[in-house]
RNA sequence: CACUCAUCCAGAGAGGCGGAGGGACCGGCCCUGCGAAGCCUCGGCAACCGGGUUGAAAAUCAACUCAGAGGUGCCAAUUCCGGCAGAAUGAAAAUUCUGGAAGAUGAGGU
Numbered sequence: 001c002a003c004u005c006a007u008c009c010a011g012a013g014a015g016g017c018g019g020a021g022g023g024a025c026c027g028g029c030c031c032u033g034c035g036a037a038g039c040c041u042c043g044g045c046a047a048c049c050g051g052g053u054u055g056a057a058a059a060u061c062a063a064c065u066c067a068g069a070g071g072u073g074c075c076a077a078u079u080c081c082g083g084c085a086g087a088a089u090g091a092a093a094a095u096u097c098u099g100g101a102a103g104a105u106g107a108g109g110u
Base pairs, nucleotide, nucleotide: 001109003108004107005106006105007104008103013042014041015040016039017038021031022030023029025083026082027081028080043075044074045073048071049070050066051065052064053063054062055061079102084099085098086097087096088095089094
């Protein structure tokens, strides 16, 4: 970045500096001077990038499995909930379910 694929109901925080915002956007609802963002230190989670086995002989895919040194990522709330479409229930308000959009992260591509 008008691109591709995968994942997103699990998991994991203390201290210092800082000093008012933060949760992408919009609405809601939350967090926050019992200290927001940001930066630093230390700690932790996970297993995307790695290896192996099997299914079939390969490409490749799937299931299972091993490791965590390194590269990322992450450590309030399901991506905090909704936003668009469809379905079910309902007198309605609304609720629930399914899919999508958007976003985030990784591996690629340009």
This is a predicted structure of a 110-nucleotide RNA (SAM riboswitch aptamer (S box leader)) from a Thermoflexales bacterium.
Its Rfam family is "SAM riboswitch aptamer (S box leader)". About the family: The SAM riboswitch is found upstream of a number of genes which code for proteins involved in methionine or cysteine biosynthesis in Gram-positive bacteria.
The coordinates come from a structure-prediction model, not an experiment, and the mean pLDDT is 83.
Of the family's consensus pairs, 97% are formed in the model.